[in-house]
This is a predicted structure of a 103-nucleotide RNA (SAM riboswitch aptamer (S box leader)) from Sporolactobacillus putidus. The organism belongs to Sporolactobacillus, within Bacteria. Of the family's consensus pairs, 94% are formed in the model.
RNA sequence: AUCUUAUCAAGAGUGGCGGAGGGACUGGCCCUGCGAAGCCCGACAACCAGCACUUUGUGUGUAUGGUGUUAAUUCCAGCAGAUUAAAUUCUGGCAGAUAAGAA
Numbered sequence: 001a002u003c004u005u006a007u008c009a010a011g012a013g014u015g016g017c018g019g020a021g022g023g024a025c026u027g028g029c030c031c032u033g034c035g036a037a038g039c040c041c042g043a044c045a046a047c048c049a050g051c052a053c054u055u056u057g058u059g060u061g062u063a064u065g066g067u068g069u070u071a072a073u074u075c076c077a078g079c080a081g082a083u084u085a086a087a088u089u090c091u092g093g094c095a096g097a098u099a100a101g102a103a
Base pairs, nucleotide, nucleotide: 002102003101004100005099006098007097008096013041015040016039017038021031022030023029025078026077027076028075042070043069044068047066048065049064050062051061052060053059074095079092080091081090082089
């Protein structure tokens, strides 16, 4: 890098270091010296494992370990369909992200 399954409308700091970019891609629209990325600490969550309970189930809880996340719905759209006079709105898909697994 590829494939499979599940999830993506909730949640999370006025912290320290750092010092100019960031929001995957394209277009838009945003964030950012009132401090971006990155790192540390904290926090959130509960996918996998563990542990406890259990009505044994696709269960409940916990937060010990492995990840993950911590502006905006995955920030919005990108393809197709429905809807509207139009703006728009809705549905499905594509793409992406994360987890667990496969070869």